[in-house]
A computed fold for a 476-nucleotide part of an RNA from Sphagnum jensenii, annotated as small-subunit ribosomal RNA, 5' domain. Model confidence (mean pLDDT): 83 of 100.

Context: one part of a larger RNA
RNA sequence: GGAUGAAUGUUGGUGACAUGCUUAACACAUGCAAGUCGGACAAGAAGCAUCCUAGUGGUGUUUUCAGUGGUAGAGAUGUGAAUAACGCAUAAGACCCUGCCCUUGGGAAGGGGACAACAACUAGAAAUGGUUGAUAUUACCCCAUAGACUGAAGAACAAAAGGAGGAAUCCACCCAAGGAGGGGAUUGUGUCUAAUUAGCUAGUUGAUGAGGUAAUGGCUUACCAAGGUACGAUCAUUAGCUAGUUUGAAAGGAUGAUCAACCACACUAGGAAUGAAACAAGGUCCAAACUCUUGUGGAAGGCGACAAUGGGGAAUUUCUCGCAAUGGGCAAAAGCUUAAUAGAGCAAUGUCACAUGGAGGUAGAAAGCCCACGAGACCUAAACUCCUUUUUUCAAAUAAGACAAUAUUUGAGGAAUAAACAUCCAUUAACUUUGUGCCAAAAGUUAUGAUAAAACAAAGGAUGUAAGCAUUAUCC
Numbered sequence: 001g002g003a004u005g006a007a008u009g010u011u012g013g014u015g016a017c018a019u020g021c022u023u024a025a026c027a028c029a030u031g032c033a034a035g036u037c038g039g040a041c042a043a044g045a046a047g048c049a050u051c052c053u054a055g056u057g058g059u060g061u062u063u064u065c066a067g068u069g070g071u072a073g074a075g076a077u078g079u080g081a082a083u084a085a086c087g088c089a090u091a092a093g094a095c096c097c098u099g100c101c102c103u104u105g106g107g108a109a110g111g112g113g114a115c116a117a118c119a120a121c122u123a124g125a126a127a128u129g130g131u132u133g134a135u136a137u138u139a140c141c142c143c144a145u146a147g148a149c150u151g152a153a154g155a156a157c158a159a160a161a162g163g164a165g166g167a168a169u170c171c172a173c174c175c176a177a178g179g180a181g182g183g184g185a186u187u188g189u190g191u192c193u194a195a196u197u198a199g200c201u202a203g204u205u206g207a208u209g210a211g212g213u214a215a216u217g218g219c220u221u222a223c224c225a226a227g228g229u230a231c232g233a234u235c236a237u238u239a240g241c242u243a244g245u246u247u248g249a250a251a252g253g254a255u256g257a258u259c260a261a262c263c264a265c266a267c268u269a270g271g272a273a274u275g276a277a278a279c280a281a282g283g284u285c286c287a288a289a290c291u292c293u294u295g296u297g298g299a300a301g302g303c304g305a306c307a308a309u310g311g312g313g314a315a316u317u318u319c320u321c322g323c324a325a326u327g328g329g330c331a332a333a334a335g336c337u338u339a340a341u342a343g344a345g346c347a348a349u350g351u352c353a354c355a356u357g358g359a360g361g362u363a364g365a366a367a368g369c370c371c372a373c374g375a376g377a378c379c380u381a382a383a384c385u386c387c388u389u390u391u392u393u394c395a396a397a398u399a400a401g402a403c404a405a406u407a408u409u410u411g412a413g414g415a416a417u418a419a420a421c422a423u424c425c426a427u428u429a430a431c432u433u434u435g436u437g438c439c440a441a442a443a444g445u446u447a448u449g450a451u452a453a454a455a456c457a458a459a460g461g462a463u464g465u466a467a468g469c470a471u472u473a474u475c476c
Stems, first nucleotide, its partner, number of pairs: 001476004006472005013354006019347002021312001026310002030307002035071003040068002044064008052055001078265003087191006095184004101179007110142003118133006150155001162171003193236001199229003204226003208222004240262001242260001244255004268287001270285002290301002293298001318344001320343001326340001327338004357387004369376001392413006420465005426445002431460005441448001
């Protein structure tokens, strides 16, 4: 000198764009963040219309809907605890899986029995159930068929569902092949400190057989060999990694907030089921701690989503608005939903831009300051004259729309509404007077202060930066 997710002191006019718990991965009241489909399904409720047998009726239609069913809940969002690792970065070659989407070729024939909802009875304080009975489906099962798969002389095994429409047709369904995008494995190289950490290792290192997986593999297992590691094992400290950011002429150093990619985690520890994909945490099971409830037998909960609260801290915002836009999910669609996102609010936290007036104005007003008492400086600065209206105040116009009567445009009024902070011995731009008297103080460093202090305090003046300025902390 530059930089910061900063803080503190002091001062503070406006706008745009960014940024905003770096500490306790501490605990969390309340609200909300993942739904959707009636054009898959039967029943129910409410309304309207209509029919005649006039009812506790039938038919049609509209709305709504717990349940079965489908799909999405593995996305999006958040955090950085763990992790020194194929975790990340880069490069490479072989293999495996893939819902929705695209392309192509085929197919969708025939049957069946249940389970919810519901009803009756019933257990429990509740959460939640139990028994019996009845029922629908794009739910489930059997059977038929099959250029896939297994096998290779025969053969064996495995599919499917309908819905809308007057119809054409459209949307779904099943099998196979290919693609796109996505994911899982493998390897070379790179990736903090310590040897005042030298021994560590028994599925450990490798081979064979078997099992397992979508797939390779000690991934698992039986048996055999005795390997692996100083090219730094093991142990320990620290740490998410990267594109980047910052500094520097560069080499390098430091760093990893926001934004983007990857990884890991979701109260703590463990487990699997479902599914194309999870070992999922706004799903489930088990255990521990904590909170809450109880009729003491038993139940309920998980903000490191968005707001908010307590706590910790030098320190970090609103219990705001809307789905109008961009995207996501579902749906044939209308549409519904979305604390993603779009906006507003708060904070000079940062960057950038603008303003606090412009022109003229003295043989130089006054006050305060200084003085050699002549003067000097403050100083064209002010007053005063003329002008302007960015901004400001008020009014009007303008809307697909949360933002929003906002931006913008136009008109009116009036120089009005708007300057501070630090420094002045040297480093370092800027000097005098008074007070104080190694006191009080000041101070980044050298060093000031002992009665003439340009270094302390005040005043006048000056210098620097400027809606900021200075200090503290950290990095180069």